[in-house]
Overview:
A computed fold for a 344-nucleotide part of an RNA from Cornus suecica, annotated as small-subunit ribosomal RNA, central domain. RNAcentral holds the full RNA, with entries from SILVA. Lineage of the source: Eukaryota > Euphyllophyta > Pentapetalae > Cornales > Cornus.
Context: one part of a larger RNA
C1' cells in the first nucleotide's frame, strides 16, 4: 500500500439541508441478463491425442475425441425493468401535552453610576502593609426626588428546549419542532451525501447610535534585584442597538449520519393505559450502577466504546509546518486548499 484503524495513542467535517452518486421493506407476474442441465447443428482434409495389428520404428487399419460457437427446450436464485398489490419504513390527518425553540413590540422591580434638594461634619477609599486617589468649592453615612443604561435575584433542577452554536424577569402578537395516543388517509415515497447552499460562541472589522457599570491598551502608585505582571487607583475601544463583514473555538459526549439485534436495577422529565394502599404496564427524553460482550488500559455497557449493515468525513513517525509558493474568499486582520529540502 495493504491488513488494520479514528473517546484518551496519528485520524469524525462546528451544525444542518440537499445535486450526482452509493445503498435500499414484503408477495406476484411478465421480460432481459447472469448462472446451469439436456438435444441437435457445426468444428474440411492432413496433422495431434487415443484405440486395433501379422507392427521395433517407419507403416496400415479404424472409429471417435477436440471443454469452444450457433441454435431449440427446461430449472432455480440473483441482479435489472416495467405492472399489480400490500403494510410493518417514511409522511398526513384527528384530539391531546409539555417547553428559557425562534423573532417583534411593550412593561417591571432591586442594584450601581450620576445630578437636584434636606440633615451633618471630617474624614472616605484602598491592601498583607500601603501609597496614587478623593473630601471645607462640605464628601463619606442618611433621607427624598430625577436622569440613564445594562443584567435579570429567589423559583433553579444530575431539569427543559434547539441541528449545532445557543437559550432564563413578565406580557401580546407572529412562528418553527417534537412527544403520546386513535390506527382514518397515503402506499417505499427511503438511509446517507462528493461538489454546492444555509446557519454558526467569543473577539474582530465597517457605518450610523448609545455607554450606567465592567474593562484589553494605554497612565499612575505599590511589590520586586528587576516587574513591560500579579495586587490598588482612575481609565479607552470594547461590551449593549440596527444593518452589513469576519467564519474561527479544547465549535468536546474530545465519540459522524441512519436502521436493527442483545441480562437486568435505582432515579427522573412528558404523555398514555390500569389500579387507588404502596404500586404496575408501555412510549419518547435525561442522570447514576451493572451482566454478557468489547478495551492496550482506563473505561463503555439498549442513547454502546457490545452484535452487525448502509453511507459521508479523516490519519500513515516526531520536527520543519497549519509554515512557504500558488489559487479562492475577505475592507482588513485573517480563513480555506496546503506541500518540500533539511533533520532525529
Nucleotide at each position: 500500500c495493504u491488513g488494520g484503524g479514528c473517546a484518551u495513542a496519528a485520524a469524525g467535517g462546528g451544525c444542518a439541508c440537499g445535486u450526482a452518486g452509493g445503498c435500499g421493506g414484503u408477495g406476484a407476474a411478465u421480460c432481459g441478463g447472469u448462472u446451469u442441465g439436456a438435444a441437435a447443428g457445426u468444428g474440411a482434409a492432413a496433422g495431434u491425442c487415443a484405440c486395433c495389428a501379422a507392427a521395433a520404428a517407419c507403416u496400415g487399419g479404424c472409429a471417435g475425441a477436440a471443454u469452444g460457437c450457433u441454435c431449440u427446450c427446461g430449472a432455480a436464485a440473483c441482479c435489472a425493468a416495467u405492472u399489480c398489490a400490500u403494510u410493518u419504513g417514511a409522511g398526513u390527518g384527528a384530539g391531546a401535552c409539555a417547553g428559557a425553540g425562534g423573532a417583534u413590540a411593550g412593561u417591571g422591580g432591586a442594584a450601581u453610576u450620576u445630578c437636584g434638594u434636606g440633615u451633618g461634619u471630617a474624614a472616605g477609599g484602598g491592601u498583607g502593609a500601603a501609597a496614587u486617589c478623593c473630601g471645607g468649592a462640605a464628601a463619606u453615612c442618611u433621607a427624598u426626588g430625577a436622569a440613564g443604561g445594562a443584567a435579570c435575584g429567589c423559583u433553579a433542577a444530575a431539569a427543559g428546549u434547539g441541528a449545532a452554536g445557543g437559550c432564563a424577569a413578565c406580557u401580546c402578537u407572529c412562528u418553527g419542532g417534537g412527544u403520546c395516543c386513535c390506527u382514518a388517509c397515503c402506499g417505499a415515497u427511503g438511509c446517507u451525501g462528493g461538489g454546492g447552499u444555509g446557519c454558526g460562541a467569543a473577539a474582530g472589522u465597517a457605518u450610523g447610535g448609545g455607554g450606567a457599570g465592567c474593562a484589553a491598551a494605554g497612565a499612575g502608585g505599590a511589590u520586586u534585584a528587576g516587574a513591560u505582571a500579579c495586587c490598588c487607583u482612575a481609565g479607552u475601544a470594547g461590551u449593549c442597538c440596527a444593518u452589513g463583514u469576519c467564519g474561527u473555538a479544547a465549535a468536546c459526549g474530545a465519540u459522524g449520519a441512519g436502521u436493527g439485534u442483545u441480562c437486568g436495577c435505582c432515579c427522573u422529565u412528558g404523555g398514555c393505559c390500569u389500579a387507588u394502599g404502596c404500586g404496575g404496564a408501555u412510549c419518547a427524553g435525561g442522570u447514576g450502577c451493572c451482566c454478557a460482550g468489547c478495551u492496550a488500559a482506563c473505561g463503555c455497557g439498549u442513547g454502546a466504546a457490545a452484535c452487525a449493515c448502509u453511507u459521508c468525513g479523516c490519519a500513515u513517525g516526531g520536527g520543519g509546518a497549519g509554515u512557504a509558493c500558488g489559487g479562492u474568499c475577505g475592507c482588513a486582520a485573517g480563513a480555506c486548499c496546503g506541500a518540500a529540502a533539511c533533520u532525529c
The coordinates come from a structure-prediction model, not an experiment, and the mean pLDDT is 84.